[in-house]
RNA sequence: UAAUCUGUGGUGUAAUGGCAGCAUUCAAGACUUUGACUCUUGAGGUAAUGGUUCAAAUCCAUUCAGAUUAU
Repeated sequence: UAAUCUGUGGUGUAAUGGCAGCAUUCAAGACUUUGACUCUUGAGGUAAUGGUUCAAAUCCAUUCAGAUUAU
C1' cells in the first nucleotide's frame, strides 16, 4: 500500500428486512440462625455518519477500531 473478515448490555453468545433474546454479572426482595444454593423482580446493549425501504442489528456507501493474508 492492497485484499478479506469482525464489531450487539460489564462479559460471552443468538436474531429469514418485521416487538433485540439467552446465559452470566450487578441491585432489591423471599428462603436461611448467618452465609452459600435456590426462587422472584429490576437495571444494563446493535462502533460512527449518511443512504435504500412502510419498516434496518441485518442491505448499500464512507469513516473508526481490531484481526488475518500478500507485497
Predicted 3D model of a 71-nucleotide RNA (transfer RNA) from Flavobacteriales bacterium ALC-1. It matches the Rfam family "tRNA". Rfam classes the family as a transfer RNA. Its family is annotated with triplet codon-amino acid adaptor activity in the Gene Ontology. The organism belongs to Flavobacteriales, within Bacteria. Model confidence (mean pLDDT): 81 of 100.